[in-house]
Context: one part of a larger RNA
RNA sequence: GAAUGAACGUUGGCGGCACGCCUAACACAUGCAAGUCGAGCGAAGAACUAGUUUACUAGUUACUGAGCGGCGAACGGGUGAGUAAUACUUGGAUAAUCUGCCACUAGGAUUGGGAUAACCUCAGGAAACUGAGACUAAUACCAAAUAUGACCACAGUCUUUACGGAGACAGGGGUAAAAUGUUUUUCGCCUAGUGAUGAGUCCAAGUCGCAUCAGGUUGUUGGUAAGGUAAUGGCUUACCAAGCCUAUGACGCGUAGCAGGUCUUAGCGGAUGAUCUGCCACAUGGGGACUGAGAUACGGCCCUGACUCCUACGGGAGGCAGCAGUGAGGAAUAUUGGACAAUGGACGAAAGUCUGAUCCAGCGAUGCCGCGUGAAGGAUGAAGGCCUUAGGGUUGUAAACUUCUGUCAGCAGGGAAGAUAAUGACGGUACCUGCAGAGGAAGCCCCGGCUAACUCCGUGCCAGCAGCCGCGGUAAUACGGAGGGGGCAAACGUUAUUC
Numbered sequence: 001g002a003a004u005g006a007a008c009g010u011u012g013g014c015g016g017c018a019c020g021c022c023u024a025a026c027a028c029a030u031g032c033a034a035g036u037c038g039a040g041c042g043a044a045g046a047a048c049u050a051g052u053u054u055a056c057u058a059g060u061u062a063c064u065g066a067g068c069g070g071c072g073a074a075c076g077g078g079u080g081a082g083u084a085a086u087a088c089u090u091g092g093a094u095a096a097u098c099u100g101c102c103a104c105u106a107g108g109a110u111u112g113g114g115a116u117a118a119c120c121u122c123a124g125g126a127a128a129c130u131g132a133g134a135c136u137a138a139u140a141c142c143a144a145a146u147a148u149g150a151c152c153a154c155a156g157u158c159u160u161u162a163c164g165g166a167g168a169c170a171g172g173g174g175u176a177a178a179a180u181g182u183u184u185u186u187c188g189c190c191u192a193g194u195g196a197u198g199a200g201u202c203c204a205a206g207u208c209g210c211a212u213c214a215g216g217u218u219g220u221u222g223g224u225a226a227g228g229u230a231a232u233g234g235c236u237u238a239c240c241a242a243g244c245c246u247a248u249g250a251c252g253c254g255u256a257g258c259a260g261g262u263c264u265u266a267g268c269g270g271a272u273g274a275u276c277u278g279c280c281a282c283a284u285g286g287g288g289a290c291u292g293a294g295a296u297a298c299g300g301c302c303c304u305g306a307c308u309c310c311u312a313c314g315g316g317a318g319g320c321a322g323c324a325g326u327g328a329g330g331a332a333u334a335u336u337g338g339a340c341a342a343u344g345g346a347c348g349a350a351a352g353u354c355u356g357a358u359c360c361a362g363c364g365a366u367g368c369c370g371c372g373u374g375a376a377g378g379a380u381g382a383a384g385g386c387c388u389u390a391g392g393g394u395u396g397u398a399a400a401c402u403u404c405u406g407u408c409a410g411c412a413g414g415g416a417a418g419a420u421a422a423u424g425a426c427g428g429u430a431c432c433u434g435c436a437g438a439g440g441a442a443g444c445c446c447c448g449g450c451u452a453a454c455u456c457c458g459u460g461c462c463a464g465c466a467g468c469c470g471c472g473g474u475a476a477u478a479c480g481g482a483g484g485g486g487g488c489a490a491a492c493g494u495u496a497u498u499c
Base pairs, nucleotide, nucleotide: 001499002498003497004496006495007494008493009492010491013371014370015369016368017367018366019364020363021329026327027326028325030324031323032322035071036070037069040068041067044064045063046061047060048059049058050057051056052055078282079281080280087207088206089205090204091203092202093201094200097199098198102195103194104193105192106191107190108189110144111143112142113141120133121132122131123130124129150175151174152173154171156169157168158167159166160165208254209253210252215245216244217243220242221241222240223239224238225237226236227235257279258278259277260276261272262271263270264269284305285304286303287302288301307318308317309316310315335361337360338359339358343357344355345354346353347352374404375403376402377401384395385394386393387392408440410435411434412433413432414431418426443488444487445486446485447484448469449468450467454483455482456481457480458479464471465470
């Protein structure tokens, strides 16, 4: 000198764009953050219509909470505790793999069956909730049929090959489907193939400090066989061999999410990883599986630890590192706001519903940028202050005064794009027009040298200053005050940290 997610002190007019718990991955009151589909299903209630016994039956309509069922809940959002390599970055491999929804292609969609929730009745419990009986439906569940092709296991022939495999042919055996609604179409279902997207796994190189960490390892290293997985593999198991890593730093300890980037620098480097983007990891500490195309399953389940709450003491409930908000910690970091109008997401045929993602508003000079706090004239120079050699000098065109202007702020009127078939939270906002009046708007630090800027008074090695050198013991340009001056300016200084 530059920089910061900064803090502190003094001061503080407006706007735009950004950013805002770096500490306790500490504990959390309250509200909201993931639902949706009646064009999958039955039932209850309501209204209307028709019939009759005025309470039922049949039909229609739109709606509601719960239930069965489907899809979603694995996305989106948060945090950086752990992790020094099961991560990340770059480049390869998968002839060792999977992939819901989506796109394209080919074919199919037949016949039956038994339950169960809801509802009703009864029972237990303080509650959470639970048990028994009877009833009912489905795109829920089960069985059978169909199978050139597809998949599975078996033996065979041929082609190709990177020699690991891949493909083709024919044989006998096994494995699949779901309807609903409609005038119709659409949507949806099953099988197979291709693609797209997403994911898994493997290899190589790179990736902090300590050698006052020098030896480490026994499923350890390799083989055979089997199991397991979507898939390779000691991934697991049995048997066999005794290997494997290591001063090119194994093993251990400490520290740490990684990268694109960011800061600095002429560059090389050094430091760093807030915001935004990609990847990873985690969700009260630890462990486990289930469901599913897909699980670290934050707002799922089970077990266990700690903690908190309810209890009728028998037993139960909970998880803000989602958005707000509270306490605590701290030098320190915001509203228990508005809207789904836009962008995007989930569901739905759609209308639409949900969405603290998102878009906005609020608070904060936290940062960057822009604007203003007036302009022109005005004297041998008012008053006051300060200095003085007492003549004067300086503050100083500064003020007063005269003539103007109206940015910003204020008041009044109009009023947008963003979104169009319609729908605007922002917002009566931005912006435009008019009105009035210099009115409402300047401070902070420094002045011995480094370093731009000097005098007087007070103090008297005291009180104090200080980044370094150093000032102060009676004439202090260095302390305190004043006048004057210098610098920057809605900021200016200080502290901390990095280059």